[in-house]
Molecule: small-subunit ribosomal RNA
Organism: metagenome
């Protein structure tokens, strides 16, 4: 890649312009044959025919291609040319007379490899030239008429000058010349219209104009000389980038946006650059010259070429066709014509590239076949789908016929369209999708892998999202993907957006250009409106109709072409106009008035600091607490005096003034603005304001002063893990003044300026007026505040001081980050300011409000939460659990857990480990065969045992149709299956824990809000309580609270045995009689409700009262009871269960071991450390419970654990069972008469079995420990503490757990603080919800980018050099047929070559501008699994 091109073709034609040549041929001639006619061969060549190189004419400037260049009168549209041209064609007028000299061809010679020439000689013309004539034309001069905005045009008269021609012929005609007109085509000029960029703001010297000249078809700086100094530009010049323009096309409701393939109009170009020639027309695609690059030929001397024509080729690329047929049609060139030429064109070929139409069958057919897939295993689905039966034949195939296109002939297409016949369902279906958007679902595989993905997002073991399959959905000869444009997007908003807080009002004023502008009268008619006519090419588009079988497509007609210019009219509005008018906008004037408005000068007092002196003595100062610091050389404190600088208390106020920044002691001087009142004057003078000028806090900069206090930097002291901070002690710039810069702020009302309009109420400042009077009140205007209706707003909110309703003008915004950054420009002394991107990256960033959660936010309240107390833990020894470690195993789970699952591991339990065994199995159901017994007890053998073998004893199989038929049991066998304490509690059910017995959690209807939601449930009280009362846009209701239930406390009733005993008897003894009053037992009741009184409160709810009464008083005490929910909380090892996994093992049996290990750490307990005690003695008073494989009395033995014996009791009867703290005595502060660990020895009991590994008893031993660091736990009354007792589990084993009673305190001021919780409120950047979120450096990786010594290239420009071809100008020694002179020689006119001159392409030298590539190094930026350091921000974020 407008990249390079092999090969062929794409522009020729005319013999009726011309000479010549070639071929054919008549007459004629020679020869041969023949009697002849004649035939044949050869020669010949008129006329003619055909062909052709050349001269000549016309064409080649059309047709065809491409879009490089071009931002331009290039294009579109509308005008103009009175400033123009036009071959061929048409119309009209007049002509076509007379001469001449050459030249190609050709011939001869000659050069060259070739291309191509050169010399000599001959020749023709419609080639060339001279002369004549001139209707007419051109030019010059002199007039006349008429028209035009003007230059001037048109018509016409007279005189003068100049200017023509060509012939051919078949005799029909075809040509030639001049003039006028037409048509066609072209040229020039102008208005308007259509790209981006201001990080391009100034550009221009032929530039702008004039005069003379030249040039052109023609106007013109088009060119030239001279003169003048102009011309263009913010309404965007100049520069840069990009681009052919249009009719149209795509899209869109439209307005628009994008685009400019095919078809059509215009332009530009033809290898690149320059140039002219010829011609009517070109500066010429298939012509010429020159320069350059490239390619080819060559004999090396020199030559040739230009596919962006049609095919085709290489190359490039994601990608784009046949080196086809024909001039039959349409059109073009030439020709009188026949005709020739035509890669224009007509056709065919290739490509599903597009549009349109058609087919791949139609009807019947359920055993719903087989197969596939799924399955709850029943079935479902594929599916009338198939098979099967019947029918049809479009398309494709074969055969036959056969067009239109063609007016007489002529058909490439083409034996094509079309028609007919034949055969046979025969030859003809794919692509994508199925999580949502978006129509359509299952299974398997995979397991954050592989992969998908347009966005959101899927995939980490049940994936409707990956892959496969089945099914389904949608399209269909297509389907899907990718890219681009428009749409949706009102997301650049003219139609049709915004700027308080989401992005967005300039810091503020003045003011230029511009935009907009009060009332009224007249004129005008530019805008505006209406009519007319012109144009708006055709095609396209729309509608109607017609033609190909339909359609696509084609044809016809109508509409449309929304535009532009012209003309006639209208005059409401806008504009323009009038030395028209007006006064309300604006301004001037007069009289008042308030004010921290500004500038300068002077003055004042208080305070701080410093200096001097006095008094006075040991500290001062500072902080959370300290220290640094100051002070015995006399500080701080205090008194007096002095110095200096800065700032101005009180008044002081959502008060005042100013454009904003800002302005505060007093006085004076100068000065700006506002407001009120008055009405005198001007008469629209106004508003806004791009650029521009001025002002502009603080900090900062320059120069010179000044410097008390304060105070960046800095120093020291603290704090801290660190502390370059917060706190403290010091302290320099600076803060102050003068002059000059800077020009920014959360410069904020985050709200531009101006004008008008639209309910009010309450303050306040200034002024004026009225009433009435000295204090008020009413009204108006101008400010400044609060609340609020309508309206607006996403909401919050704003609301006459608008963010309301409107108008005018300006500024600004268009997702977040990158970035207010880079580069460039401007400004600045600098710091920096201003203007202001892109690459890249993200799927968000953001606003307001809502519900929660959280806060080292606030308020109220509660809880053994703190406080006040009592007793512990943490230290010791031991017990027990956990972690860790160890181990073959130390089974598993739980971590808000840890004396938990486990209410009790020696075997068993047991799930773990080692070893030995079994395989339909220890257990369930089904089948087959066998037996009738199975089973139990006991003995023996082998073995560790399971298991295997042998024997003895006991023993009831049932039904029956009597069949070993059935049931049952056992043995053996095969397979379905069993079995699993294997995994997943993150697949689940159920159960449980926790917040928490905290007071909360919700709903219906209504109401409010765009909505999320709110209200109710908030508020004022009150309560243990969302308990109750009151209030209230809420009214009700539900789950919770409370109550109802159980136990205890009082009484009553009923009932008295095993209980009880007042009375009467009786006994050792309520032992017995008797009794049931009491106690008690166990059933039912009563009782307590703030009911009564006083106070308080709101007349309520309620609260208070050593008030009454009462056994009990304010839920009397205790228990059971656990809302909506939270924690993917716990449990697959209680049970149940989906899925996965194991199946001679991850199942089952057995023996032994382990769960009991032990450098250590932690939790929970027990026992202690002693005198409130130990020991000994004594012996009083409980309650709850348990008991038959049991509790066991009494008696006996043993020091004791315990043993022997046996009474009683299935228990208000018997028993466990002794309660213990108590009381008395002794010990006397010590490692003890404390403490009991550890160890030795000996026993008892349970059990098949106490070695690993039980409990108890006796003797001996006698460790640590002398009250426990930091820290931490429980408890508010019959509670803590202390004392014993019982029970479950259990053969045995408790310091644990669950219960029981005995003795029996202290303290609570109170809610500041810690912890937890409830309600309200507030903030929030949190919502996995503070164990949240999140920032920056550093380290690593990747990406794009800035700067960068330089280097490479493109483009543009300046100066100079060079100067091809060429036209122009000059000259023209040389050469020269036509015309003239001349007898001639020769001369002249004219021409040519050559030479000279300026112009000029390429090229060269030097220097600029601009753009791009590369670039060591470098700056920041972005992204990344997440690493390091801190914790800056979000809550008062711990220093707002």
């Nucleotide at each position: 890649a407008a990249c390079g091109c092999a090969u062929g073709c794409a522009a020729g034609u005319c013999g009726a312009a011309c000479g010549a040549g070639a071929u054919c041929c008549a007459a004629c001639g020679c020869g041969u044959g023949g009697c002849a006619a004649c035939a044949c061969u050869c020669g010949g060549g008129a006329a003619g025919a055909u062909c052709u190189a050349g001269u000549g004419g016309c064409g080649a400037a059309c047709g065809g291609g491409u879009g490089c260049g071009u931002a331009a009168c290039a294009c579109g549209u509308g005008a103009g040319a009175a400033a123009c041209c036009c071959a061929c064609c048409c119309c009209g007028a007049a002509c076509u007379c007379u001469g001449g000299g050459a030249u190609a061809a050709c011939a001869g010679g000659u050069g060259g490899a070739a291309a191509c020439g050169c010399c000599u000689g001959c020749u023709a013309a419609u080639a060339c030239c001279g002369g004549a004539u001139a209707c007419c034309u051109c030019c010059g001069c002199c007039g006349a008429g008429u028209c035009g905005c003007a230059u001037g045009g048109c018509u016409u008269g007279g005189c003068g000058u100049a200017g023509a021609a060509a012939g051919g012929u078949c005799c029909g005609c075809c040509g030639g010349u001049u003039c006028g007109g037409g048509a066609c085509g072209g040229u020039c000029u102008c208005g308007c219209g259509g790209c981006c960029u201001a990080u391009c703001a100034g550009c221009u010297u032929g530039u702008u104009g004039g005069u003379g000249g030249g040039g052109u078809a023609a106007c013109g700086g088009c060119c030239u000389a001279c003169c003048a100094a102009g011309g263009c530009a913010u309404c965007g010049a100049c520069g840069g980038g990009u681009a052919g323009c249009u009719g149209g096309u795509c899209u869109g409701a439209g307005a628009g946006g994008a685009u400019g393939a095919u078809c059509a109009g215009c332009c530009a170009c033809a290898c690149u650059g320059g140039g002219g020639c010829u011609g009517a027309g070109a500066c010429a695609c298939g012509g010429c010259c020159c320069a350059g690059a490239c390619u080819c030929c060559u004999a090396c001397g020199g030559g040739a070429g230009g596919c962006a024509g049609c095919a085709g080729u290489g190359g490039g690329g994601a990608a784009u066709c046949u080196u086809g047929c024909c001039c039959a049609a349409u059109g073009g060139g030439c020709g009188c014509a026949a005709g020739c030429c035509u890669g224009a064109g007509g056709c065919a070929g290739c490509a599903a590239c597009g549009c349109c139409g058609c087919g791949u069958g139609c009807g019947g057919g359920a055993a719903g076949a087989a197969g596939g897939c799924c399955u709850u295993c029943g079935g479902g689905u594929u599916g009338u789908a198939a098979a099967c039966c019947g029918c049809u034949u479009u398309c494709a195939g074969c055969a036959g016929g056969a067009a239109c296109g063609a007016a007489a002939a002529u058909g490439a297409c083409g034996g094509u369209a079309c028609c007919u016949g034949c055969a046979g369902a025969a030859g003809a279906a794919g692509g994508u999708g199925c999580g949502g958007c978006c129509a359509a679902c299952u299974a398997c595989g995979u397991g954050c892998c592989a992969g998908c993905a347009g966005c959101c997002g899927c995939g980490g073991u049940g994936a409707c999202a990956c892959g496969u399959a089945g099914g389904c959905a949608c399209c269909a000869a297509g389907c899907g993907u990718u890219g681009u444009c428009c749409g949706g997007a009102u997301u650049u908003a003219u139609u049709g957006g915004g700027c308080g807080u989401a992005a967005a009002g300039a810091g503020c004023u003045c003011g230029u250009a511009g935009g907009c502008g009060g009332u009224u009268c007249g004129g005008u008619a530019a805008g505006u409106c209406g009519g007319g006519a012109g144009u708006g090419a055709a095609a396209u588009c729309u509608u109607u109709g017609g033609g190909c079988u339909c359609a696509a497509c084609c044809c016809a007609a109508a509409g449309c072409c929304u535009g532009c210019a012209c003309u006639c009219g209208a005059u409401a509005c806008u504009g323009c106009u009038g030395u028209g008018a007006c006064u309300u906008g604006a301004g001037u004037c007069c009289g008042g008035u308030a004010g921290g408005g500004g500038a300068g000068u002077g003055g004042g007092g208080a305070a701080u600091u410093c200096c001097u002196g006095g008094u006075g003595u040991a500290g001062c100062g500072g902080u959370g607490g300290a220290a640094u610091g100051c002070g015995c050389a006399g500080a701080u404190a205090u008194c007096a005096g002095g110095a200096g600088g800065a700032a101005c208390a009180c008044c002081g106020g959502u008060g005042g003034c100013g454009a904003a920044g800002g302005c505060g002691c007093c006085a004076c001087u100068c000065u700006g603005g506002g407001c009120c009142g008055g009405u005198a004057c001007u008469g629209a003078c106004g508003c806004u304001g791009a650029g521009g000028c001025a002002c502009g806090a603080a900090a900062g900069c320059g120069u010179g002063g000044g410097g008390a206090g304060c105070a960046a930097a800095c120093a020291g002291g603290a704090u801290u893990a660190g502390a370059u901070a917060c706190c403290c002690u010091g302290g320099u710039a600076g803060u102050c003044c003068a002059c000059g810069c800077c020009g920014u702020a959360a410069a904020c009302g985050a709200u531009g300026a101006a004008u008008g309009c639209c309910a009010g109420c309450c303050g306040u400042u200034a002024g004026u007026g009225g009433g009435u009077u000295u204090a008020c009140u009413c009204a108006c205007u101008a400010g400044u505040g609060g609340c609020g209706c309508a309206g607006c707003u996403a909401a919050c909110g704003c609301u006459u001081u608008a963010a309301g309703c409107a108008u005018u003008c300006c500024g600004c915004c268009u997702g977040g980050g990158g970035a207010g950054u880079a580069c460039g420009g401007u400004c600045g002394c600098a710091a920096g300011a201003u203007u202001a991107a892109a690459a890249c990256u993200c799927a968000a960033a953001g606003g307001a409000a809502u519900u929660g959660a959280c806060g080292g936010g606030g308020g109220c309240c509660c809880g053994c939460a703190c406080a006040a107390g009592c007793g512990g833990u943490g230290g010791a020894g031991c017990a027990u659990g956990u972690g860790g470690u160890u181990u073959a195993a130390u089974u598993c789970g739980a971590c808000c857990a840890c004396g938990c699952g486990a209410a009790g591991a020696a075997c068993c339990u047991u799930a773990c480990c080692a070893g030995c065994c079994c395989u339909u199995g220890a257990c369930a159901u089904c089948c087959c065969g066998g037996u009738c017994g199975c089973g139990g007890a006991c003995u023996c053998c082998a073995g560790a045992g399971a298991c295997g073998g042998a024997g003895u004893c006991c023993u009831u199989c049932a039904g029956u149709u009597c069949g070993g038929c059935u049931g049952g049991a056992c043995c053996g066998g095969a397979g379905a299956c069993a079995g699993g304490u294997g995994c997943u509690g993150c697949a689940u059910g159920g159960c449980u824990g926790u917040c928490g017995u905290c007071a909360g959690c919700u709903c219906g209807u209504g109401u409010c809000g765009u909505g999320a939601g709110a209200u109710g449930u908030u508020g004022g009280g009150u309560u243990a309580a969302g308990u109750c009362c009151c209030g209230c846009a809420a009214c009700g209701a539900g789950c919770g609270c409370a109550a109802c239930c159980c136990c205890c406390g009082u009484c009553c009733u009923u009932a008295g045995u095993u209980g009880c005993u007042a009375c009467c008897a009786u006994u050792u003894a309520g032992u017995u009689g008797a009794g049931c009053a009491c106690u008690c037992u166990a059933a039912g009741g009563a009782g307590a409700c703030u009911g009564c009184c006083g106070g308080u409160g709101a007349u309520a709810a309620g609260c208070c009262g050593c008030g009454a009464g009462g056994a009990a008083g304010g839920u009397g005490g205790g228990g059971a009871u656990g809302a909506c929910g939270u924690c993917a909380a716990g449990u697959c090892c209680u049970c149940a269960u989906g899925g996965c996994c194991c199946u001679u093992a991850c199942g089952g049996g057995c023996u032994g071991g382990g769960c009991u290990a032990c450098a250590c750490a932690c939790g929970u307990g027990c026992u202690a450390c002693a005198a409130u005690g130990g020991c000994g003695g004594u012996g009083a008073c409980a309650a709850u419970g348990g008991g038959a494989c049991g509790c066991u009395a009494a008696g006996g033995g043993g020091c004791a654990a315990c043993c022997c014996u046996u009474c009683g009791c299935a228990a208000a009867u018997c028993u466990c069972a002794a309660a213990a703290a108590g009381c008395c005595g002794u010990c006397u502060c010590a490692g003890u008469u404390u403490g009991g660990a550890u160890u030795g020895g000996g026993c008892u009991c349970u059990g098949c079995a106490a070695c690993u590994c039980g409990a108890g008893c006796c003797c001996a031993u006698g460790a640590a420990g002398u009250u426990g660091g930091a820290a931490u736990c429980g408890c508010u009354a019959g509670u803590a503490a202390u004392c014993g007792u019982g029970g479950a589990u259990c053969a045995g084993c408790a310091u644990g757990c669950c219960a029981c009673g005995g003795u029996g305190a202290a303290u609570a001021c109170g809610u500041u603080c810690c912890c937890g919780g409830g309600c309200c409120u507030u903030g929030u950047a949190c919502a996995c919800a503070c164990c949240g979120c999140c920032c920056g450096u550093c380290a690593c990786a990747c990406c794009a980018u800035u700067g960068g010594a330089g280097u490479u290239g493109g483009u543009u420009u300046u100066a100079c050099c060079u100067g091809a071809a060429g036209a122009c100008g000059g000259u023209g020694c040389g050469c020269u047929a036509a015309c003239c002179c001349g007898c001639a020689a020769g001369g002249g006119a004219g021409g040519c070559a050559g030479c000279c001159g300026g112009c000029c392409a390429c090229g060269g030298u030097a220097g600029g501008g601009u753009c791009a590539g590369c670039g060591a190094c470098u700056g920041g930026g972005g992204u990344g699994a997440a690493g390091u350091c801190g914790u800056a921000a979000c809550a008062a974020g711990g220093u707002a």